[in-house]
RNA sequence: GCCCACAUAGCUCAGCGGCAGAGCACGCCCUUGGUAAGGGCGGGGUCACCAGUUCAAAUCUGGUUGUGGGCUCCA
Numbered sequence: 001g002c003c004c005a006c007a008u009a010g011c012u013c014a015g016c017g018g019c020a021g022a023g024c025a026c027g028c029c030c031u032u033g034g035u036a037a038g039g040g041c042g043g044g045g046u047c048a049c050c051a052g053u054u055c056a057a058a059u060c061u062g063g064u065u066g067u068g069g070g071c072u073c074c075a
Base pairs, nucleotide, nucleotide: 001071002070003069004068005067006066007065010024011023012022013021018055026042027041028040029039030038048064049063050062051061052060
């Protein structure tokens, strides 16, 4: 330098055109003799960024940035 994949909640991830979600973590409550166990409720998001397409984009297209992997060249 070229190619591929990935980027979504604090963490690990799902969702792949039509209301943004789960588990864990966090806060409150219930339960218990008590609890790190069990149950309920809640807070938390510019879906990496910039454009484009569309009635509608986390999702499709192009570019940028970052991360990981592969290839090539030199040694």